RNA sequence: AUUCCGGUUGAUCCUGCCGGAGGCUACUGCUAUCGGAGUCCGAUUUAGCCAUGCUAGUCCACCGAGUCUUUGACUCGGGGCGGAUAGCUGAGUAACACGUGGCUAACCUGCCCUGUGGAUGGAGAUAACCUCGCUAACGUGAGGCUAAUAUCCAAUAGCAGAUGAUUGCUGGAAAGCGUCGUCUGUGAAAUGUUCCGACGCCAUAGGAUGGAGUCGCGGCUGAUUAGGUUGUUGGUGAGGUAACGGCUCACCAAGCCAGUAAUCAGUAGCAGCCGUGAGAGCGGGAGCUGUCAGUUGGCUUCUGAGACAAGAAGCCAGACCCUACGGGGUGCAGCAGGCACGAAACCUUCACAAUGCACGAGAGUGCGAUGGGGGGACUCCGAGUGUAAUCUUCCCACAAGGAAGGUUACUUUUCUGCACUGUAAGGAGGUGCCGGAACAAGGGGUGGGCAACACUGCUGCCAGCCGCCGCGGUAAUAGCAGGACCCCAAGUGGUAGUCGUUAUUAUUGGGCUUAAAGUGUUCGUAGCCUGCCGUGCAAGUCCGCUGUGAAAUCCACGCGCUCAACGUGUGGGCGUGCAGCGGAUACUGUAUGGCUAGGGACCGGACGGCGUUGAGGCUAUUCCCGGGGUAGGAGUGAAAUCCUAAAAUCCUGGGAGGAGCACCUGUGGCGAAAGCGCUCAACGAGUACGGAUCCGACGGUGAGGAACGAAAGCCAGGGGAGCAAAGCGGAUUAGAUACCCGCGUAGUCCUGGCCGUUAACAAUGUCCGUUUGAUGUCGGCUAACCUCCGAGGUUAGCCGGUGCCGAAGUGAAAACGUUAAACGGACCGCCUGGGAAGUACGGUCGCAAGGCUGAAACUUAAAGGAAUUGACGGGGGAGCACCACAACCGGUGGAGACUGCGGUUUAAUUAGAUCCAACGCAGAGUACCCUACCAGAGCCGACAGCAGAAUGACGGUCAGCUUGAAGAGCUUACCUGACGCGCUGAGAGGAGCUGCAUGGCCGCCGUCAGCUCGUGCUGUGAAGUGUCCGGUUAAGUCCGGUAACGAGCGAGACCCGCACUCUAUGUUGCCAAGGAUUCCUUCGGGAAUUCUGCACUCGUAGAGGACCGCUGGCGAUAAGCCAGGGGAAGGAGCGGGCCACGGUAGGUCAGUAUGGCCCGAAUGCUCUGGGAUACACGCGGUCUACAAUGGCCGGAACAAAGAGAUGCAACCCCGAGGAGGGGAAGCUAACCUCCUAAACCCGGUCCUAAUUCGAAUCGAGGACUGCAACUCGUUCUCGUGAAGGCGAAAUCGGUAGUAGUCGCUGGUCAUCAUCUAGCGGCGAAUAUGUCCCUGCUCCUUGUACACACUGCCUGUCAAGUCACCCGAGUCAGGUUCAGACGAGGGCCUCUUUAUAGAGGAACAAGUCUGAGCUUGGCAAGGGGGGCUAAGUCAUAACAAGGUAGCCGUUGGGGAACCAUCGGCUGGAUCACCUCCA
Repeated sequence: AUUCCGGUUGAUCCUGCCGGAGGCUACUGCUAUCGGAGUCCGAUUUAGCCAUGCUAGUCCACCGAGUCUUUGACUCGGGGCGGAUAGCUGAGUAACACGUGGCUAACCUGCCCUGUGGAUGGAGAUAACCUCGCUAACGUGAGGCUAAUAUCCAAUAGCAGAUGAUUGCUGGAAAGCGUCGUCUGUGAAAUGUUCCGACGCCAUAGGAUGGAGUCGCGGCUGAUUAGGUUGUUGGUGAGGUAACGGCUCACCAAGCCAGUAAUCAGUAGCAGCCGUGAGAGCGGGAGCUGUCAGUUGGCUUCUGAGACAAGAAGCCAGACCCUACGGGGUGCAGCAGGCACGAAACCUUCACAAUGCACGAGAGUGCGAUGGGGGGACUCCGAGUGUAAUCUUCCCACAAGGAAGGUUACUUUUCUGCACUGUAAGGAGGUGCCGGAACAAGGGGUGGGCAACACUGCUGCCAGCCGCCGCGGUAAUAGCAGGACCCCAAGUGGUAGUCGUUAUUAUUGGGCUUAAAGUGUUCGUAGCCUGCCGUGCAAGUCCGCUGUGAAAUCCACGCGCUCAACGUGUGGGCGUGCAGCGGAUACUGUAUGGCUAGGGACCGGACGGCGUUGAGGCUAUUCCCGGGGUAGGAGUGAAAUCCUAAAAUCCUGGGAGGAGCACCUGUGGCGAAAGCGCUCAACGAGUACGGAUCCGACGGUGAGGAACGAAAGCCAGGGGAGCAAAGCGGAUUAGAUACCCGCGUAGUCCUGGCCGUUAACAAUGUCCGUUUGAUGUCGGCUAACCUCCGAGGUUAGCCGGUGCCGAAGUGAAAACGUUAAACGGACCGCCUGGGAAGUACGGUCGCAAGGCUGAAACUUAAAGGAAUUGACGGGGGAGCACCACAACCGGUGGAGACUGCGGUUUAAUUAGAUCCAACGCAGAGUACCCUACCAGAGCCGACAGCAGAAUGACGGUCAGCUUGAAGAGCUUACCUGACGCGCUGAGAGGAGCUGCAUGGCCGCCGUCAGCUCGUGCUGUGAAGUGUCCGGUUAAGUCCGGUAACGAGCGAGACCCGCACUCUAUGUUGCCAAGGAUUCCUUCGGGAAUUCUGCACUCGUAGAGGACCGCUGGCGAUAAGCCAGGGGAAGGAGCGGGCCACGGUAGGUCAGUAUGGCCCGAAUGCUCUGGGAUACACGCGGUCUACAAUGGCCGGAACAAAGAGAUGCAACCCCGAGGAGGGGAAGCUAACCUCCUAAACCCGGUCCUAAUUCGAAUCGAGGACUGCAACUCGUUCUCGUGAAGGCGAAAUCGGUAGUAGUCGCUGGUCAUCAUCUAGCGGCGAAUAUGUCCCUGCUCCUUGUACACACUGCCUGUCAAGUCACCCGAGUCAGGUUCAGACGAGGGCCUCUUUAUAGAGGAACAAGUCUGAGCUUGGCAAGGGGGGCUAAGUCAUAACAAGGUAGCCGUUGGGGAACCAUCGGCUGGAUCACCUCCA
C1' cells in the first nucleotide's frame, strides 16, 4: 500500500476451492493501578409473568360550601385547561408503512399571532352540604337546599341550500370565490371576573403550528407459487365522513390485475445512518434523530380541536388476586426491582438547582421527562507501575554490556491522612501540607504460513496438539512441564457473526474445444439490436437557473476542557435524488420523404447418395424339388455340443421368399440437424454461379412456443431370408451367470401411431465486419491455348463450398490460426470446489420404460486440466550377454559320507546371514580355552557422603562339616591392628539392545555404458537441447549430419603378470668350451666334485616390438569392417588390478570405533562340568562311487609355486620295510630341508559279477598331539564289507590352455582338510549365430502408477455410526370457505318530560361443527447415501489392463458387470490408400 501467503504434484504451469494475516459486533477464559469523555448497559432468548413504591396534574384573578390564626390561608365539590404530549418497545406490517418529490379546483386545526364586528332578553336544574338507607368489599340508592365562565329557551348577526342576474376576480382549466335579488332551512355569546392594569367570551377573515387524503418514483427472497379477483372493475343514485372515493348500500354493465412477475408463500418495522471496502459494492437497522405501529390477545365506543385513547370506558378470551360465594379487582414493551429464560446486560438512589413540558395573570406547584450520583474490563482517550550511584555472584579471555540479589540517595503521578474550594446536597476534580518506593504486569506464542529454541526432563501412534499443512510408533525446536526468547500490554487470548482478502457472482471486473459451462437442430412470438441521405418534434441526452433533499453523523480550519477522547463555531461535503423553468439538437427515439451497398423476388444454364411416391432389376445367404455323388461335414488355440446312412457336406438344373444394393467410393457431394448410395419415371424442395430486371431496410438474434429428431423401446396390423438381446446346450476356468463354439425368441423389415434420448461431437451457439499467405479438391463463370471435336483437355483469374500447412496474434498448455480458439459488434443459452445427485420431493409430458424441470441435510481438502521427468506394459522398434538361448561337453537332483542351514529335541543345543546378492557364509578347521549358551560355585564398587568402628573395622588361619574342589560358607579357636559395600549416589566392565541413530569396510545393480557440468539456444515453467539421427564399436568408441560449442567423472589410456628380441649384470643361479681330482666302464665313454668362465637356462634392471602401419575388397573418399602378407604375438595379444553419478534404510553395534538406552552385586569377572558334535525329517554345497577309457600288483618318467627357528629336518638306528619312536648334519634359506609329484608310460592280473567295483558302518589291537581324546580328535594294522548298476520333474557351470581330469603347496594349526587361496601336469567338444526364454541398454508410445505393477483401484455382502427420503397412522398450529350460537356497540322506527324501554336490519369479537389448502412434531416398517488402519467374494477400470474403452437404450446376472443395436475416439499396434509438408 488498489498487497499477498500456506495447502492437490516426484517436480511444473493452470483452473479451483479450503485455510492464514486486517477491521467491527456480542459472549467468554486468565489477569487488572488511576483518571477523563460518551448518543454504552435485558435489543438478539420469552411483545413471557409480575410483589412493592413512584411515573399527571394544575387553576380560588370562574362558582358554592366548610374551618381557622379572617386585607389572608387551608380543605371539599362544581367548572376550565391538560391527561391524544412525554416515556417504553419492534410483535405485526412487503403496505402510500417508510424515503423523496408533487397535488388537495376534495380537507380539518384547541392553545398562539394579525384584522374586523359583536356580547340582547329570559329559564330550570345539580354536586359539595344536611337527613335517612343497602352492601363482606367495590360501591350505590332515596329525600331536601344552592351557585357559576356548568346547562337550556328566544332574538339578532351569521351560516347552509335552491334559483335569477352579472362587461367582477383567480387560474392551465371553474365545478371555485365575489356582487345584487327572491325563497327555504338552521341559528352565537359570559357585559363574566376585577386589585381598573388587564384576563376572558362569541362570530368571521388571514397567518402559524399540527394533522388528514391522494399521486409519480425507489428499496427483500422464492416460478418446485402462473393465473388472480365478485364490492371484484366501472356507471347512476343514495348514505356516511373534516374531506375525495365501493368507504357503505340499491340497481345496471362485465369488467379489472398479470411474464416490466399479478396472486400465493417465506422473511422483515422504514429512513437519516452504522460496519467494512480504494471504490463500485456487500452486510446491518441495537443505541441517537425523524416516522410508523403496538402498550396481555381481539372487537367496539364515548368525550374531545385532536383518540378509536390502554397510568379512559364496555364486552369476549386466557392468566392471576380478593371474597362473607352473592360479587368484585388487575394489566411495568414508564423508573427502580423480582421470577422465568438464557452465553448474555446495573441501584427497589438524590433532586426539580439546570433544560423542557402541563396548569396558573403571577408567585408557584407537579414531572422515575430530565439533571446528578452508585454499579459494569461496554467503547474511545490519557497517565503510571520508578530514577541514580555502588557492592556481590553469574554469562563473558579482559573490557564493554547484560541478568539476579543487596545497600544508599532522590522524586511523589498514583496511594494514606488533613484543610480550603467545588455542588441542590454530596462525590469526582482542583489548590496547599504531612508520610512513604512505598500499593500497581499480565496474556498469548516460539515446525511452516508468522516475530521468537535443534535447550533440559517426561511420554512413546499412548496421552495429547493442530484454523490449514501437519506433529506423536524411545534421541519430539510441534504433546506435558522447567528454563530462555518473541509479540502486544491494563490488557491479552478463545468462540460465534459480518465486511475485506474474493476479478470465488465479474456494472467497474470472469468465463464456457480439453479444467464447471454452447440448448440435438431449425422456424418463430414478446423483448433487445438495426444500412445511407433529408425535414419536423424534443421523450431520452447535454447545458444554465430555481426549489428541495431536517438535525446529528462525515471532512477541513479554528475555539474550549492541562493534552486527547469529547464539545462547539464557520465553511464544505453527503443525501449520488426529485420537481419546476429556460435553452441546445450531434447521437438514440418518434413522425414523414427519398436511396440501394443488407435482405427478398424474378430470369438463365448447370449441380447434387436432398425428400416423397411408383415401377423395374442384380448378386449372395436360406429353404424346397429333380439329377449326380459318398462318408463325412461343421467348428476351434485345441475340442465338444450340432448336422449326416431317413444320404449330409459337395457338383448341377429349376423354384420360393425376405432383406440388401459389391465394384464406381474419394478427409468427394447433398441436407438445418438426425441423416442420405442399384436403375428409371412423376411430383416437391434447394445452395452456389451469372444477370444493364423488380421491391425498397422488408433485417439479425430469439425468453416462452412450435416442428423435425440415430439406435433401442412401446401399441395395432402385416412380414420374417440372414443376423441376433433373452433363453438352451458345448467348451475354457478355482469358479465363468462372460469372452470362443452350436442352436435360437423378441427385435431388425413394411404400414399407422407413440417415445424425444446419445461421446445427438468440430466435446467449438447464430449473424455481421476487420486482419499476411502457400497448396490440394468440388460446383459455377471468364480468358488463352491444345483438340481425336465429345457435357474433351491444359493453364491462368473470379465467386462459393470443403481439407491440410502455416505469419501476426491468442492460449495454462496441447493447440487454434480468413472454415479463428485473432481483433470488434448484436442477441440467446449455460457455469461458480468435490461428493451426496441429475438423486429426493413437487409439478408437467408419456400406454409404459421413462423424459423435462431439479434441491437440501450430511460429508470432504481436495477433485480436476495440460504438459515434464521417471517407472511400468500379457505396446512397438534397435542393440547386447554362456550368472540368456541355440550347438556341444561335464555336472547337480537318486546312493553313502563330509559340511552348512531349517525344523524338532534339549538345562543349553549361544547369536548373526534368508531370491539372484543366506546356506564348506563370518568360521582360515568347536575336546579345555576361544565362548557369547546351560548347571553349579566363587569374586569385584575408583571417588563422595552417611550408619558402624580400639567394647576391635578389614584381613589371615589349624581341624571338622558342606562340596567336584576350596577358611567360599558354617562350628570352634587363634593371629593381626584402622578403617569402613551395611546404606545412598557414582564408577569399572558388558559378545547386553538398537546396522531403522552412525563412521569405516563390504556385497549387488555392474562381465553395465552410462552419469553430469559451463556457456549458448528453446520453453511462462518443471524441463529440453548437448546425450538426437545415419553408419560403426567391447564401449556416450569413433566418423558424418545437426542450435549447439566445449568440458568433466566413467570406457579407453594407465599398473601388474605371461608370451618374443636386445642390452647390462653374474651369487647361493648356469656348465657350452677348457683344465684338475675321484669313481664306474661294454674302453667308445659316462657320472660326481672343483677351477677358469658368463655362451645358454634362470634371476634382477632397462630398452624394443603391434599401429588396421602394409596389400586387396566393402563403406560416403570417413569412422570402421572382411580377407591376406609379414610377424613371437593381429585387430582390446592373453589374464588380472583399478572400476563413475548414484541406488539398494542390502550386510556388519559379534573385528575395532561410536550416539542413545539398559544391567551394575549382576546382563560384569573367575573356575568346574556340560552344550554348540543332539536326530523322525526337509534343503543347499561338496567328496567318494556305481566300474574295463577301469580296479589291483610290479617297474619306470616329467613340474610349478610356496613354506621353514616353540620351525623345516637330510642321514642313521628301532618298530611289522606301518603309524611312529630314538639320535642327528645343514638351514635365519636362488645355498639346507619339506620334496618320492600324480594322472601318464611299460608289464602282469581281474572278465561284467554287487565283482579283486564301491568304500560306508562296526569290531579288535597300536601310534601321535595335548593338563586331558567318554561325550568329541587324527592316524596305522587286521577283520567286517552297507547303499550304490549313472539318477523323475527340474536345474547348474563352461567358448581354449577353457571345460574336464591329475596331483602339489600355503592358510588355519598343539593335533586334525572332502574347505579355501594358489600352483603346475594332461587336455577336449561345439558355436562364430539369435533375441524365442531370462535379463540389460537406447529410441518411441500409452498410463488414473511416483512407496513407482508386489502399483493403483471398482462393486455387492458383513460390522459400527450419522444425516436424509418414503411411510399405515397420530398430535399440534396457520389460513380459506360454509353453517350454528352469539357478548357487544353504533344505526333506523316507535313510545317516553327525561332517564329509559320495545321492535328491526345488517355488522360482529369469540366458541363449536364440517370441508379444503398448508406448516411442523412423532412413528411400526421400507429405501438408498456419507463416513469409519489392517473383515468376505471376485478383479470391472488405468498398459492393447490381458474381450479397447465410453455414451444412449433394452434384456440378463451374487457383485463389480455381461450381451444385442446404433453412435464417439476422450483407442494401442501393424499394414495399405488418400491429402498435406